[in-house]
Molecule: RNase P RNA; transfer RNA
Organism: Intestinimonas butyriciproducens
RNA sequence: CGAGUAAGCCGAGCAGCCGCGUGCACAGUGCCGAAAGGCCGUGUAUGAGGAAAGUCCGGGCUUUAUAGGGCAGGAUAACGGAUAACAUCCGCCGAAGGCGACUUCAGGACAAGUGCAACAGAGAUAUACCGCCAUGCCUUGCAUGGUAAGGGUGGAAAGGCGGGGUAAGAGCCCACCGGUCCCCCAGGUAACUGGGGGAUCCUGUAAACUCUAUCCAAAGCAACACCGGAAGGAAAACAGCGCCCCAGGGCGCAGGGCUGGCCCGGUCCGUUUUCGGGAGGUGGCUCGAGGCGUCUGGCAACAGGCGUCCCAGAUAGAUGGCUGCAUAGACAGAACCCGGCUUAUAGGCUUGCUCGAAAA
RNA sequence: GGAGGCAUAGCUCAGCUGGUAGAGCGCUCGCCUCACACGCGAGAGGUCACAGAUUCGAGUUCUGUUGUCUCCACCA
Repeated sequence: CGAGUAAGCCGAGCAGCCGCGUGCACAGUGCCGAAAGGCCGUGUAUGAGGAAAGUCCGGGCUUUAUAGGGCAGGAUAACGGAUAACAUCCGCCGAAGGCGACUUCAGGACAAGUGCAACAGAGAUAUACCGCCAUGCCUUGCAUGGUAAGGGUGGAAAGGCGGGGUAAGAGCCCACCGGUCCCCCAGGUAACUGGGGGAUCCUGUAAACUCUAUCCAAAGCAACACCGGAAGGAAAACAGCGCCCCAGGGCGCAGGGCUGGCCCGGUCCGUUUUCGGGAGGUGGCUCGAGGCGUCUGGCAACAGGCGUCCCAGAUAGAUGGCUGCAUAGACAGAACCCGGCUUAUAGGCUUGCUCGAAAA
Repeated sequence: GGAGGCAUAGCUCAGCUGGUAGAGCGCUCGCCUCACACGCGAGAGGUCACAGAUUCGAGUUCUGUUGUCUCCACCA
């Protein structure tokens, strides 16, 4: 210098003028109000993001239940750690890819059981189309039986290859290699790795049912709590059966609601649906698993100590516009909060490492 | 703001446990008729919203993206 790889950061700055939200302070014989206070005004401070997005995971918070029992349902998946928790992160193992730095993996079990494997092909988990071999017969061949070595089909055809063996063959037997399971030794916290021995000759598929292990109650700030008291109608469906007394009422069954999804049990009772109607306000609301700096422990994720800072809080919803420097530009706009993941993103910056070439 | 569903032919919709996608209406051609309609017969028309993954194989399973639709607080 070229090519690449990994991690991180910025994604706008300054000045002037005008405008908006929120907090605080102040002032006016201004306006409303009995007052508290509110509106208007002035000053000052502060005012979107790395994704505020998708709502895909996890947690906080709130409500429902406190009469339970059983069964469903969902999620995750090597191992160790971090964490409030996670499907996240860190480290590590295995597999695959790359010369390499490094990257990717829904990475438990098909040897518990069940299912599926279309078309093609003889045959799809068992089969004999061609071929090979044996026997029989009326010997250019046919029939019966054996055979998975060879051909052909397919994504996949009985683990591969060599030898023995056989009528021909076949893990039928043996050696080597590959897989799976079991045992022992060494290392490692563990997954696992290395070595030795034995067994079995072994199709694929669990983002198929399922099994194993672990975890999970549901709903969501339009949750929910409080003040207040405007409006407060109509229609439809189901109200069945039995018993008692005196029209009407009572009881039981049935039915419906609630009881976390279902069943049992419990409890309450007219319930459900449709079309309509109806002032508002306050809290929840932002100080938090918080930011920055530094030290200590740890490979790291992270944890702990100390110091320091306060950094949007609206409720039809503020966070903007113009001009200049200098040329301003991507994706995009908070609505209960936080940790992640995923997706979108003009332009720019930093650092580590790898490969190749050249020069010193 | 939150929750849920849907996307398959021009339109309305099926498609169950993965195996080369159908129905009705519409369209085109032919027959029927003097002609039209009705009727009868034949045919065309599909990147199953898009992309990736799992699988031998995806409309169907999983993940992401896009579009579209529905629902929600309080009082009685």